[in-house]
Record summary:
Transfer RNA from a Nanobdellota archaeon, 74 nucleotides, folded computationally. It was read from a public genome assembly. Rfam family: tRNA. Its family is annotated with triplet codon-amino acid adaptor activity in the Gene Ontology. Taxonomically the source falls in Nanobdellota (Archaea, Nanobdellati). The prediction has a mean pLDDT of 82.

RNA sequence: GGGGACGUAGUAUAACCUGGCUAGAAUAGUCGCCUCCAGAGCGACGGAUGGGGGUUCAAAUCCCUCCGUCCCCA
Numbered sequence: 001g002g003g004g005a006c007g008u009a010g011u012a013u014a015a016c017c018u019g020g021c022u023a024g025a026a027u028a029g030u031c032g033c034c035u036c037c038a039g040a041g042c043g044a045c046g047g048a049u050g051g052g053g054g055u056u057c058a059a060a061u062c063c064c065u066c067c068g069u070c071c072c073c074a
Stems, first nucleotide, its partner, number of pairs: 001073007010027002013024001020057001029045005050066005
């Protein structure tokens, strides 16, 4: 320099192909119940679509661009 894949809660992920119900569940966190205390268990709460723009009635999903990570070629 050329080509490709990926980016969603603190962490690892589903939904994307084929646009449409309040972006779901796990784990971690906080609080409560339970317990002599703690753990386990049960319940509740809060937390996310990498940035910007476009298309559309409607975008995590489609298009463009930027940033970042990884892989291949040279």